[in-house]
RNA sequence: GCACCCGUGGCCAAGCGGUAAGGCACAGCUCUGCAAAAGCUGGACCAGCAGUUCGAAUCUGCUCGGGUGCU
Numbered sequence: 001g002c003a004c005c006c007g008u009g010g011c012c013a014a015g016c017g018g019u020a021a022g023g024c025a026c027a028g029c030u031c032u033g034c035a036a037a038a039g040c041u042g043g044a045c046c047a048g049c050a051g052u053u054c055g056a057a058u059c060u061g062c063u064c065g066g067g068u069g070c071u
Stems, first nucleotide, its partner, number of pairs: 001070007010024003018054001026042005047063005
């Protein structure tokens, strides 16, 4: 320098055009004599900018960050 892959709440992770599952952690509540365990509730507009579309996390371009391969 070139090609490809990835970038979603504190962490892991699903989603593949119609306003984002789940798990862990955290906070509050219930339960308990107190704890633990268990149960319930709460929080993300998706790396950034622009474009396409009635509508984008999802498609396109550029940029940023990480990874792999080639030279």